[in-house]
Molecule: Bacterial RNase P class A
Organism: Bacillota bacterium
RNA sequence: CAGGUUGACUAGAUGAUCGCGAAGAGACCAUCGAAAGAUGCUCUUUGAGGAAAGUCCGAGCUUCGCAGAGCAGGAUGCUGGAUAACGUCCAGUGAGGGAAACCUUAAGGCUAGUGCCACAGAGAGAUACCGCCGGAGCAAUCCGGUAAGGGUGCAAAGGUGCGGUAAGAGCGCACCAGCAAUCGGGUGACCGAUUGGCUCGGUAAACCCCAUCCGAAGCAAGACCGAAUAGGGAAGGGAUGAAGUUGCUCACUGAUCUUCCGGGUAGGUUGCUUGAGAUCCUGAGUAAUCAGGUUCCUAGAUAAAUGAUCAUCUCGUGCUUUUGCAUAGGACAGAACUCGGCUUACAGGUCAACCUGCUUG
Repeated sequence: CAGGUUGACUAGAUGAUCGCGAAGAGACCAUCGAAAGAUGCUCUUUGAGGAAAGUCCGAGCUUCGCAGAGCAGGAUGCUGGAUAACGUCCAGUGAGGGAAACCUUAAGGCUAGUGCCACAGAGAGAUACCGCCGGAGCAAUCCGGUAAGGGUGCAAAGGUGCGGUAAGAGCGCACCAGCAAUCGGGUGACCGAUUGGCUCGGUAAACCCCAUCCGAAGCAAGACCGAAUAGGGAAGGGAUGAAGUUGCUCACUGAUCUUCCGGGUAGGUUGCUUGAGAUCCUGAGUAAUCAGGUUCCUAGAUAAAUGAUCAUCUCGUGCUUUUGCAUAGGACAGAACUCGGCUUACAGGUCAACCUGCUUG
């Protein structure tokens, strides 16, 4: 310098003006109000993300349910660790990919039982179609042995070679694969060595078995306040006149009126943002993470605010000889009870470590 691998960061900057949400303070000019005060008003402060998203896992919190045990159902599935918890993370093991840095991995059990293995093929779990060998027979053919050869298939009796045999065969031997035992190493998954007998089809992202875990619904949870020419209950009065029409009397109309009570719709308040919280430092640990100290408080809306314009700079793009000029061109997206993860989307830019190749010293 070129190509690559992994991880981390950023998500245009500054200023001015106008506007919107929230909080605090002020004032009484306007409106309401007896006043206090409220709204408008003035000032100050503050106002989206790395994913706020998908709502896929795990929790907090809330309500309901629950003696205990079991069945059913669901999730997870190599080992050790982390964590409030997890299907997440970290460190490893095995297997697979890459020349390497490195990447991927639903990775328990088919020797509990059952099922399935299309087509082809004799045969897919126990099997002789052709062939080879032996015997019988004049022959056609029949009986027996044989998985070495042919053929079929994703898969056919551990593989290759030598010996051996009537022909063959782990029948014997060497190497390789697998299994078991012993010894050694490791907390463990597992790894290494030696020995043994020769060897058992595949499939559990098929039913199933084994081990571990799991009560349900969710902030539209839940709690409090609570209107009406909505409705309910109780007590009392009422055609011997309720109630209305003017406070009273008369008159007229003619059936409801008064008091109390709880539930609860609209609506309001709360839950609501101080939390498994963040910054920096120190220590433990390979790491995830944990412990201690320090400083900080950082949206809380409810039909839902977080925006617009201008100037300068910056990044990009276009023209152009350095340089200059022009240009809004600036990703994905947007809180809604709160956290820990996962997944997905993402323009441009920056940094670090490592691998491979070439060149120079």